[in-house]
RNA sequence: UUGAAAACUCGGCACACUAAUCGAAAGAUUAGGUCGCAAAGCUUUGGAGUCUAAUAGUCGUUUGACUAAUGAUCGUCCGGCUGCAAUU
Numbered sequence: 001u002u003g004a005a006a007a008c009u010c011g012g013c014a015c016a017c018u019a020a021u022c023g024a025a026a027g028a029u030u031a032g033g034u035c036g037c038a039a040a041g042c043u044u045u046g047g048a049g050u051c052u053a054a055u056a057g058u059c060g061u062u063u064g065a066c067u068a069a070u071g072a073u074c075g076u077c078c079g080g081c082u083g084c085a086a087u088u
């Protein structure tokens, strides 16, 4: 370099955005959609960060302001658990 045979692969998830629904909000779910991800699978009852403030307190009093999760985010980070492929 050529030929033959066999195996693997030939798959998964779904950012933004749109629609509907839920929620006080942050945001979530479903459908569409694909920015990316070798764990972008699960875990907030492991630790931290960030977001929201119904509610509570304080101030103001002119519709407000500030503080605080019990709320949210695992596609913010670390940890824990689990899984696929290749190689040895």
Base pairs, nucleotide, nucleotide: 012037013036017032018031019030020029021028022027035075041081042080043079046078047077048076049073050072051071055068056067057066058065059064